[in-house]
RNA sequence: GGCCGAAUCCCCCGCCACAGGCGGGGGAACGGGGGAACCGCACAUCGGGGUGAAUCCCGACUAAGGUCGAGAAGAGCAGCUCUUUCAGCUCUAACCCGUCAGCUAACCUCGUAGGCCACUGAAAGAGG
Numbered sequence: 001g002g003c004c005g006a007a008u009c010c011c012c013c014g015c016c017a018c019a020g021g022c023g024g025g026g027g028a029a030c031g032g033g034g035g036a037a038c039c040g041c042a043c044a045u046c047g048g049g050g051u052g053a054a055u056c057c058c059g060a061c062u063a064a065g066g067u068c069g070a071g072a073a074g075a076g077c078a079g080c081u082c083u084u085u086c087a088g089c090u091c092u093a094a095c096c097c098g099u100c101a102g103c104u105a106a107c108c109u110c111g112u113a114g115g116c117c118a119c120u121g122a123a124a125g126a127g128g
Base pairs, nucleotide, nucleotide: 001117002116003115004114008028009027010026011025012024013023014022015021016020029112030111031110032109033108034107039102047100048097049096050095051094055072056071058069059068060067061066073092074091075090076089077088080127081126082125083124084123085122086121087120
């Protein structure tokens, strides 16, 4: 400097080893969750739900936890951006709420992390 991502910007205060960093407060913007009516679902422990792509199903092995394989679905593959097609590669973790949450106006509430410098080629279209 650039990229993924909501995860950025501005103001005030305090501290520090002061082109800056950390902590607190406020605002903007962005992204989540809860929450009526109407509508929908109703039959309720095999608990359920949320963030996230990270779920579902089948088979084999295993005492279990789980491991392996196959399929479906989803996500990613970054040199201006977006979309489509073909072929290919990779991934499907983790965390939270605590018996409770469909949708949802008003309203309430939370977050603004982290990581990377490459794991893709071809074709078409639109925009800047």
About this RNA: c-di-AMP riboswitch aptamer (ydaO/yuaA leader) from a marine sediment metagenome, 128 nucleotides, folded computationally. It matches the Rfam family "c-di-AMP riboswitch aptamer (ydaO/yuaA leader)". On this family, see Barrick et al., Proc Natl Acad Sci U S A 2004: "New RNA motifs suggest an expanded scope for riboswitches in bacterial genetic control". The prediction has a mean pLDDT of 76. The sequence is in RNAcentral, with records from MGnify.